[in-house]
RNA sequence: AUCUGAAAAAGGCUAACCGGUUCGAAAGGCCGGGUCGCAAAGCCACCAGUCUAACGGCUUAAAAACCCAGGAUAGUGGUCGCUGCCAGA
Numbered sequence: 001a002u003c004u005g006a007a008a009a010a011g012g013c014u015a016a017c018c019g020g021u022u023c024g025a026a027a028g029g030c031c032g033g034g035u036c037g038c039a040a041a042g043c044c045a046c047c048a049g050u051c052u053a054a055c056g057g058c059u060u061a062a063a064a065a066c067c068c069a070g071g072a073u074a075g076u077g078g079u080c081g082c083u084g085c086c087a088g089a
Base pairs, nucleotide, nucleotide: 002089003088004087005086012038013037017033018032019031020030021029023028036075042082043081046078047077048076049073050072051071056067057066
């Protein structure tokens, strides 16, 4: 350096849920608790999927409803992209 592996050792993260939040239209994010799980569940939004629908469109007497991502999701997947602890080969 490359490949393989995970609970051997040291560690790390934290789903659901709960509380907070003059971040956001919402989805969601952030903070604290929590600990289903995770060998990258560290980072990244290029592609697809999924979520939301403010603006916009359509409609209406007016609404609702419906459509729409440029918003979100890295714990949906791909790209197996960048970086990283340990063990073995």
Molecule: c-di-GMP-I riboswitch aptamer
Organism: Sedimenticola selenatireducens